[in-house]
Molecule: transfer RNA
Organism: uncultured bacterium
RNA sequence: GCGAGUAUAGCUCAGUUGGUAGAGCGUCUGGUUCCCAUCCAGAAGGUCGCGAGUUCGAACCUCGUUACUCGCU
Numbered sequence: 001g002c003g004a005g006u007a008u009a010g011c012u013c014a015g016u017u018g019g020u021a022g023a024g025c026g027u028c029u030g031g032u033u034c035c036c037a038u039c040c041a042g043a044a045g046g047u048c049g050c051g052a053g054u055u056c057g058a059a060c061c062u063c064g065u066u067a068c069u070c071g072c073u
Stems, first nucleotide, its partner, number of pairs: 001072007010025004019056001027043005049065005
C1' cells in the first nucleotide's frame, strides 16, 4: 500500500428482509431473612464509533472517516 472483519447499556453479546433497541451479569430500590447470601418484584442506564447521503422512516442500505484485529504484498 491492498483486502476482510469488529465497533450497540458499566461488562459480555443479541437484534431476521429498513418500521419507535433487547438479554445475561453488574448497579440501585423494595420484599423475603435476626443479618448476609440465595430467591422474588421493580427501576435507572443507549442519540447503536464519528460525519454525511438515500428514504415517509436507518443499528440495518450507500459514501467518507477513526480505532482495533486478521490476511496479502